[in-house]
Context: one part of a larger RNA
RNA sequence: GGAUGAAUGCUGGCGACAUGGAUAAGGCAUGCAAGUCGAGUGGGUUUAGACCCACGGCAGACGAGGUAGUAACACGUAGGAACAUACCCCAAAGUCAGGAAUAAUUCGGCGAAAGCCGAGCUAAUACUUGAUACCCCGUAAGGGAAAAGAUUUAUCGCUCUGGGAGUGGCCUGCGCAAUAUCAGCUAGUUGGUGAGGUAAUGGCUCACCAAGGCUAAGACGUUUAGGGGAGCUGAGAGGCAGACCCCCACCGAUGGAACUGAGAAACGGUCCUUACUCCUACGGGAGGCCGCAGUCGAGAAUCUUCCACAAUGGGCGCAAGCCUGAUGGAGCGAUGUCGCGUGAUGGAUGAAGUGCUUCGGUACGUAAACAUCUUUUAUGAGGGAAAAAGUUUUGAUUGUACCUCAUGAAUAAGGGGCUCCUAACUCUGUGCCAGCAGGAGCGGUAAUACAGAGGCCCCAAGCAUUAUCC
Numbered sequence: 001g002g003a004u005g006a007a008u009g010c011u012g013g014c015g016a017c018a019u020g021g022a023u024a025a026g027g028c029a030u031g032c033a034a035g036u037c038g039a040g041u042g043g044g045u046u047u048a049g050a051c052c053c054a055c056g057g058c059a060g061a062c063g064a065g066g067u068a069g070u071a072a073c074a075c076g077u078a079g080g081a082a083c084a085u086a087c088c089c090c091a092a093a094g095u096c097a098g099g100a101a102u103a104a105u106u107c108g109g110c111g112a113a114a115g116c117c118g119a120g121c122u123a124a125u126a127c128u129u130g131a132u133a134c135c136c137c138g139u140a141a142g143g144g145a146a147a148a149g150a151u152u153u154a155u156c157g158c159u160c161u162g163g164g165a166g167u168g169g170c171c172u173g174c175g176c177a178a179u180a181u182c183a184g185c186u187a188g189u190u191g192g193u194g195a196g197g198u199a200a201u202g203g204c205u206c207a208c209c210a211a212g213g214c215u216a217a218g219a220c221g222u223u224u225a226g227g228g229g230a231g232c233u234g235a236g237a238g239g240c241a242g243a244c245c246c247c248c249a250c251c252g253a254u255g256g257a258a259c260u261g262a263g264a265a266a267c268g269g270u271c272c273u274u275a276c277u278c279c280u281a282c283g284g285g286a287g288g289c290c291g292c293a294g295u296c297g298a299g300a301a302u303c304u305u306c307c308a309c310a311a312u313g314g315g316c317g318c319a320a321g322c323c324u325g326a327u328g329g330a331g332c333g334a335u336g337u338c339g340c341g342u343g344a345u346g347g348a349u350g351a352a353g354u355g356c357u358u359c360g361g362u363a364c365g366u367a368a369a370c371a372u373c374u375u376u377u378a379u380g381a382g383g384g385a386a387a388a389a390g391u392u393u394u395g396a397u398u399g400u401a402c403c404u405c406a407u408g409a410a411u412a413a414g415g416g417g418c419u420c421c422u423a424a425c426u427c428u429g430u431g432c433c434a435g436c437a438g439g440a441g442c443g444g445u446a447a448u449a450c451a452g453a454g455g456c457c458c459c460a461a462g463c464a465u466u467a468u469c470c
Base pairs, nucleotide, nucleotide: 001470002469003468004467006466007465008464009463010462013340014339015338016337017336018335019333020332026296027295028294030293031292032291035058036057037056040055041054042053043052044051045050065251066250067249075175076174077173078172079171080170083168084167085166088164089163090162091161093159094158095157096130097129098128099127106119107118108117109116110115135144136143137142149156150155177223178222179221184214185213186212189211190210191209192208193207194206195205196204226248227247228246229245231240232239233238253274255272256271257270276287277286278285279284304330306329307328308327312326313324314323315322316321343373344372345371346370353364354363355362356361378407379406380405381404382403383402387397414459415458416457417456418455419440420439421438425454426453427452428451429450435442436441
């Protein structure tokens, strides 16, 4: 000198664009954040539009949040072979014949509640049997596996096979913090054969066999830490760091487990455990903000319990549409960057006042007053978009941006410093006191270094200080 997700002190006019819980992955009141489909089905209520319950389908594995753990194929980069894939696209073929249940509803019962039990009834794109098969297993013989309908008649579906796109799982080379005051580590350990398991390779698991494998080019241990693109600084090499945004990984009060599913070992699903909180009729139950707001706590410190689905995107649906704290916006904070303004021109009697003075004067100083002008901005009034995807409709922002007119210099300047480093000096007070201070150092009676004042210097809606990095 530059930089910061900063904080503190003094001060503070406006706008745009960014950005804002870095600490306690501490605890959370309240509301909302994931639903949708009647063109799959049964029932209930209603005058009707319609609404509700349940079965069923798809979606809740995305999006949103956080960085606790992890020194690792987690990440980055370059490759590999033994795999999977709902929705989407292309191509081929098919969609036949049956069956038994069950929820809701009804009746009865238990319970404070959460909820549960028994009996009876019923449907389906729910479940299931058979047939068929360019598919699978097998050398072959042979064996095995499918389907579902709906409708406003336009279509939308369903099953199987092959291919594609995108996505994901797996393996490997290289790179990837500190520490030797960690020197030896390892029995599923290292390899083989066989089997099991998986979508798939593999000690992934198991049985048997062999005795291997890693290590001073740092194994093992310990500490610290999400990784990268980007970022800051520097002439560069490098050093530092990983806020916002993007990609990847991991996590969802703690620890564990599986179910469903194309996909989860699932933040707003299930079960168990631990701690905590709440309800209770004391028998028993309920919960998980590291979603958006908000609250308490701790802290130097970080915002609104706002508006809208109009746009973009996502889920469901043939669609109309519904949902969407994603997102689009507004609000708060000088937290940052950028832009604008706080007036312009004239004006000497160099006014008054204040400071200094050698008492002659001199500085503030064209500064003010005063005159003329302008209206960025401000306030008021009137008009008024684009963003809407053009046949029509649809704007939260918003009567916003912007335009026109009116009023009137009107609404708007501070902070730090002035011995040297380092731009900028005098007076008064104080008297090694009070105090200053980044370093050198000032202060003990003429202090340009303390305190006040006048003047000056630097930056400016900011200016200083503190902390950290280069």
Small-subunit ribosomal RNA, 5' domain from a metagenome, 470 nucleotides, folded computationally. The RNAcentral record of the full RNA draws on SILVA.